RNA sequence: CGCGGAGUAGAGCAGCUUGGUAGCUCGUCGGGCUCAUAACCCGGAGGUCGCGAGGUUCAAAUCCCGCCUCCGCAC
Numbered sequence: 001c002g003c004g005g006a007g008u009a010g011a012g013c014a015g016c017u018u019g020g021u022a023g024c025u026c027g028u029c030g031g032g033c034u035c036a037u038a039a040c041c042c043g044g045a046g047g048u049c050g051c052g053a054g055g056u057u058c059a060a061a062u063c064c065c066g067c068c069u070c071c072g073c074a075c
Base pairs, nucleotide, nucleotide: 002073003072004071005070006069007068010026011025012024013023020058028044029043030042031041032040050067051066052065054064055063
């Protein structure tokens, strides 16, 4: 160099095939409950979806192109 998979919130992952408000669990913050802690209940913050002032489109996490990183296969 070749082939395949992955990259989305602090962590683990959906959403992509079918383009149309960016979500789930845990964690975190505030409140409730309790003598107190855990559990449980309610609410909030946190992301410009690996990068591109590339393309298509009215509209791109999603389709196309280039690049980067990680994992695996082959050599």